[in-house]
Molecule: c-di-GMP-I riboswitch aptamer
Organism: Blastocatellia bacterium
RNA sequence: UAACCGAAAAGGCAACCGCCGCAGGGCGGACGCAAAGCUCGGGGCCUGAGAUCCAGGUCGCCAGGCUGCCGAA
Numbered sequence: 001u002a003a004c005c006g007a008a009a010a011g012g013c014a015a016c017c018g019c020c021g022c023a024g025g026g027c028g029g030a031c032g033c034a035a036a037g038c039u040c041g042g043g044g045c046c047u048g049a050g051a052u053c054c055a056g057g058u059c060g061c062c063a064g065g066c067u068g069c070c071g072a073a
Base pairs, nucleotide, nucleotide: 005071006070012033013032016029017028018027019026020025031060037066038065039064042062043061044058045057046056047055048054
C1' cells in the first nucleotide's frame, strides 16, 4: 500500500409516524443501515382489467457489477 475484516473516531443515509403543501417536496422524531451510494442487467415479490405479452414499482428482498470514508484486532 492492497485485500479480507468491522473496534474506535468523524461524518453520512433515513424505515415508519406526525405536521405543512394541490403536488413535487420541506420540517421534526428516529426503525435501522459499513455502502440503506449508483445500477432493474439476473432472480424474487408487488401493481395495472391482466393467463401470456407489455408497462411500472421494490437496490431498505436476494445475489451480481461499479464507486466510496476510517484503519484497531